[in-house]
RNA sequence: GCCCGGGUGGUGGAAUGGCAGACACGGAGGUCUCAAAAACCUUUGUCGCGAGACGUGUGGGUUCAAAUCCCACCCCGGGCA
Numbered sequence: 001g002c003c004c005g006g007g008u009g010g011u012g013g014a015a016u017g018g019c020a021g022a023c024a025c026g027g028a029g030g031u032c033u034c035a036a037a038a039a040c041c042u043u044u045g046u047c048g049c050g051a052g053a054c055g056u057g058u059g060g061g062u063u064c065a066a067a068u069c070c071c072a073c074c075c076c077g078g079g080c081a
Base pairs, nucleotide, nucleotide: 001080002079003078004077005076006075007074010025011024012023018064026044027043028042029041030040031039045054046053047052057073058072059071060070061069
């Protein structure tokens, strides 16, 4: 330099144009218990008193609508030279 795969909450990870974050782990509160562990229930992105706004590596584009499609760039992993 060229080719392939990837970047999404605190963590792993799903979603393949239509409610962003299923599911699991972790955190918080509760039930149970003499007390705890286990189990179960509720809750858990950011900002804001609130209404609401923002949020999928960065910047643009297509679209009524983009994590998803297109372009450029950054970063990580693999291959070729």